[in-house]
Context: one part of a larger RNA
């Protein structure tokens, strides 16, 4: 390097948008670069290959063919690419309707339960474990009531649910806002697919700066446990969780399955739409989400129209195990480290 791969052996980049660039719908008509054929020139010679010939053979050596798969010009051909022209509508979009949805950003408002603090009734205990013990409490605790305060999270509905490009999103409610589907006609006319770089988003945990601070709780104390207990398990408790605004850019960032289109026996739940029907737990359909399973795929588990199947067009990526996601180096960050990423050696 190629073959061959990348759900579980090594391999899908966290996701989207998008630049180069790469591949791209139908018809017709021009060219004729690219593709094809012919003619021509030229591709030195020796060398290699074949063939016959010369040295007593061979090794050497003559001679002649063929090759030299290349370019260079000339006449043609037009299927296909490509470029031009014109022209489609079925991919793509836009317009209108009438629904949906824990999509998103900000604002207000609500109840439950914790915790506090004030009062009130009340007395000796509370709490906690396997079992204690620290702890809290006669300066009156737990506990029960009323009323205030404060933070943070939304019990039931909740689902195999439903939206989001992905992380991820759930009390109710007002503004703003975004995307998907579907119906049915209209309109643009290939305007699209992918996408090195580049952009943006990006869950905890960290980090700055001002706030907030009710549970909870790293670190730290104390008390068990235990040979020992830097731990499980009790009491307590700081940063942190929260909010603003700026950073980080990593996760089993998982469906461990890349994005797009096409194409393939069925069964059955469910979500949002639409047609038909008086109505039905009816019948058709369109996109979505599950299970179950033919063919066909796989080493199997297993996938099996939401494919891991049968094809296509980019993109990323892998190439025995340790060393190593580690050293330098360069880059990006306040730091924490991130990103690119070797080799010596060693089985």
């Nucleotide at each position: 390097c190629u073959g061959g791969g990348u759900u579980u052996a090594a391999a899908g980049g966290g996701u989207g948008c998008g630049u180069a660039g790469g591949c791209g719908g139908u018809u017709a008509g021009g060219u004729a670069a690219g593709u094809c054929a012919g003619a021509g020139g030229u591709g030195a010679a020796a060398g290699a290959u074949u063939a016959u010939c010369g040295c007593u053979u061979a090794a050497c050596g003559a001679u002649a063919a063929a090759a030299u798969u290349g370019c260079c010009c000339u006449u043609g051909a037009u299927a296909c690419u490509g470029c031009u022209u014109a022209a489609c509508u079925u991919g793509a979009a836009u317009c209108a309707g009438a629904a949906u949805g824990a999509g998103g950003u900000u604002g207000g408002c609500g109840g439950a339960a914790u915790g506090u603090g004030a009062c009130a009734u009340g007395u000796a205990g509370c709490g906690g474990u396997g079992a204690a013990a620290u702890g809290c409490a006669u300066a009156g605790a737990u506990a029960u009531g009323u009323c205030a305060u404060g933070g943070a999270a939304c019990a039931c509905c909740g689902a195999u649910u439903g939206c989001g490009a992905a992380g991820g999103c759930a009390g109710c409610u007002g503004a703003c806002u975004g995307g998907a589907a579907c119906u049915u006609g209209a309109u643009u006319g290939a305007c699209g697919c992918u996408g090195a770089g580049g952009c943006a988003c990006g869950a905890a945990a960290g980090c700055g700066u001002g706030g907030g601070g009710a549970g909870c709780g790293a670190a730290c104390a104390g008390g068990a446990u235990u040979a020992g207990a830097u731990a499980c398990c009790c009491u307590g408790g700081u940063a942190g969780u929260c909010c603003a605004c700026g950073c980080c850019c990593u996760a089993a960032a998982c469906g461990a399955u890349g994005u797009u289109g096409a194409c393939u026996c069925g069964a059955u739940a469910u979500u949002c739409g639409u047609c038909u029907g008086g109505a039905a737990u009816g019948g058709a359909u369109g996109a979505g989400u599950g299970u179950c399973u033919a063919a066909g795929g796989g080493a199997a588990a297993c996938c099996g129209a939401u494919a891991a199947g049968u094809c296509a067009a980019c993109c990323a990526c892998c190439u025995g195990g340790g060393g190593a996601g580690u050293a330098c180096g360069u880059u990006c960050g306040c730091a924490a480290g991130g990103a690119u990423g070797a080799a010596a050696c060693u089985c």